The part of an RNA shown here (large-subunit ribosomal RNA, domain IV) has 328 nucleotides and comes from Acetobacter oeni LMG 21952.
The full RNA is in RNAcentral, with records from ENA.
The prediction has a mean pLDDT of 89.
Lineage of the source: Bacteria > Pseudomonadati > Acetobacterales > Acetobacteraceae > Acetobacter oeni.
Context: one part of a larger RNA
RNA sequence: CGAUGCUGAAGGAACUAGGCAAAUUACUCGCGUAACUUCGGGAUAAGCGAGACCCGCAUGUGGGCAACCAUGUGUGGGUGGCACAGACCAGGGGGUAGCGACUGUUUAUUAAAAACACAGGACUCUGCGAAGUCGAGAGACGACGUAUAGGGUCUGACGCCUGCCCGGUGCCGGAAGGUUAAGAGGAGGUGUGAGAGCACUGAAUUGAAGCCCCGGUAAACGGCGGCCGUAACUAUAACGGUCCUAAGGUAGCGAAAUUCCUUGUCGGGUAAGUUCCGACCUGCACGAAUGGCGUAACGACUUCCCCGCUGUCUCCAGCAUCGGCUCA
Repeated sequence: CGAUGCUGAAGGAACUAGGCAAAUUACUCGCGUAACUUCGGGAUAAGCGAGACCCGCAUGUGGGCAACCAUGUGUGGGUGGCACAGACCAGGGGGUAGCGACUGUUUAUUAAAAACACAGGACUCUGCGAAGUCGAGAGACGACGUAUAGGGUCUGACGCCUGCCCGGUGCCGGAAGGUUAAGAGGAGGUGUGAGAGCACUGAAUUGAAGCCCCGGUAAACGGCGGCCGUAACUAUAACGGUCCUAAGGUAGCGAAAUUCCUUGUCGGGUAAGUUCCGACCUGCACGAAUGGCGUAACGACUUCCCCGCUGUCUCCAGCAUCGGCUCA
């Protein structure tokens, strides 16, 4: 000096990205226990008290024929210690917000999460030798199942809801029409030949799916405007005009895990707050199953605050063990 333990005056998070680490708490019984809530919870909420041993009294339980043995409970006195759940073992607590409903799952060896899954919801395919998947095939799974079943995709408990757009792309439907391959067809033409013929070429016509075309479909992929003016203070614009569009973002939420300008502005908390909470709305660039907004319970998740507690710190010190180092 390092590692691992232990202790510490006064202060008590001033440390730090952050209470990381450590400390506090811890058991049983009695009392007591808030908001909120899906009425189950929240809850061991929080918070308070008691606990050892000795002597009485009362009263149980088990065993035993009985004597008695073992073991509890209540109550009244007393004794000792610094300390009585005496060691070991053994939750710190509370409040706010975000995300995800939950229990689960995951990067074996830097990530456990807000990611995945999930019950529930929706769309779509599939009538059974099913669709789908594996295989060259036979065949197998699906399934010894049969639409209350099976496959695919999206969403993700629950509550309230889920607006407008089918122009583009996709999918579905459409006995017409246009285009369209091989094939069918064979007018006509070419070579050769005396000819018959042989060989080649070849217009019209006919000819499927697809595409064009006509419709439907957004819990399919996706999309959801601009400029100008206007009210008897000012400001603002319920209102009007105009251009464009397939349609111009509804409800709800909003400086947000989304806000650039930005430490926006106001309020709360602090003596002092780029974080946090509540509002405002000027949404650079929220928004409705790529789900929107809430939500009790839950979380080794993330954020902020408070109480307790502490060597995290002010500011370091000592002790123990092991190692390093120096000397022998």